[in-house]
Context: one part of a larger RNA
RNA sequence: CUGGGCGUAAAGGGCGUGCAGGCGGCCCGUUAAGUGCAUGGUGAAAGCUCCCGGCUCAACUGGGAGAGGUCUGUGUAUACUGGCGGGCUCGAGGGGGGUAGAGGAAAGUGGAAUUCCCGGUGUAGUGGUGAUAUGCGUAGAUAUCGGGAGGAACACCUGUGGCGAAGGCGGCUUUCUGGGCCCUACCUGACGCUGAGACGCGAAAGCGUGGGGAGCGAACCGGAUUAGAUACCCGGGUAGUCCACGCCGUAAACUAUGGACACUAGGUGUGGGGGGUAUCGACCCCCUCCGUGCCGCAGCUAACGCAAUAAGUGUCCCGCCUGGGGAGUACGGCCGCAAGGCUAAAACUC
Numbered sequence: 001c002u003g004g005g006c007g008u009a010a011a012g013g014g015c016g017u018g019c020a021g022g023c024g025g026c027c028c029g030u031u032a033a034g035u036g037c038a039u040g041g042u043g044a045a046a047g048c049u050c051c052c053g054g055c056u057c058a059a060c061u062g063g064g065a066g067a068g069g070u071c072u073g074u075g076u077a078u079a080c081u082g083g084c085g086g087g088c089u090c091g092a093g094g095g096g097g098g099u100a101g102a103g104g105a106a107a108g109u110g111g112a113a114u115u116c117c118c119g120g121u122g123u124a125g126u127g128g129u130g131a132u133a134u135g136c137g138u139a140g141a142u143a144u145c146g147g148g149a150g151g152a153a154c155a156c157c158u159g160u161g162g163c164g165a166a167g168g169c170g171g172c173u174u175u176c177u178g179g180g181c182c183c184u185a186c187c188u189g190a191c192g193c194u195g196a197g198a199c200g201c202g203a204a205a206g207c208g209u210g211g212g213g214a215g216c217g218a219a220c221c222g223g224a225u226u227a228g229a230u231a232c233c234c235g236g237g238u239a240g241u242c243c244a245c246g247c248c249g250u251a252a253a254c255u256a257u258g259g260a261c262a263c264u265a266g267g268u269g270u271g272g273g274g275g276g277u278a279u280c281g282a283c284c285c286c287c288u289c290c291g292u293g294c295c296g297c298a299g300c301u302a303a304c305g306c307a308a309u310a311a312g313u314g315u316c317c318c319g320c321c322u323g324g325g326g327a328g329u330a331c332g333g334c335c336g337c338a339a340g341g342c343u344a345a346a347a348c349u350c
Stems, first nucleotide, its partner, number of pairs: 003322004007304002012318001014201004021194003025088007033081002035077005040071003049064003053060001091191001092188003095184005103177007110154001115149007125136002162169002206247006215241002220236004258317006266295007273287004299306002323350003332343004
């Protein structure tokens, strides 16, 4: 390079927006660049191959054929691809009417609980464990009642549920704001799909500056356990966890399954929507719609399993893999305050 692959064997980029690029719906006309055919040029000679000659052969001489290709050549064909022009509406987008939702941001606000502080009642324990002990308590704890402070998280509803591109999102109210779905078929008329680079987003931990600090709690200190116990259990406890702004850019960032489109048995549940009946409710029935589960046929698969939410059948585009270790390391480069991240070998070895 040609291939073969990527759920679990090596392999889907954490996710999105999107320039270049690649690819591209239906009809008509035109062009003839791609493409096909014909013809011409070229593809030196030698060699290869065929024939003749040659000396006993070989070497050798002469002639013919073949030759991947290639050309701004000439002519021709016009199905397909491309270019140009015109048209279309089913792709895509918009309009109108509805609708569900922890989608995002900010401000405000509520109750339960923990802790702490003050006061009342009250007295000797309490707490903790497998059992203890450290700890707390006569300076009055624990328990209980009243008052107050503060921070963080939002029980029930809650779901096998919903929303979001992913990360992720859960008390309540308001403001601002993104997307989806359904009905309609009024408008635009292919405006599309994918997407190297790029740009943005990106859990937790961590970092910078400033705040905050109730509970929890790396580190750390004690008590136990144990042969030891730098652990598991218990008592404390700093960073952190929270807020603002700025970094970091990772993950079992998982459905370990890239995106888009089309097609391919059924059955059953659930969220949204539409339709029917008497009517806009309830109930019942239906599904041509969107989402989310389970079972299962064909098919696929090494098997497990997947199976209209495909891992089936196809098309387009991107990413990635190429024996194990060395190593996601060294070196270099880029990024970062740092921690480190991204890119990424080789020797050697089995």
A computed fold for a 350-nucleotide part of an RNA from a metagenome, annotated as small-subunit ribosomal RNA, central domain. RNAcentral holds the full RNA, with entries from SILVA. Its mean pLDDT, the model's own confidence on a scale to 100, is 86.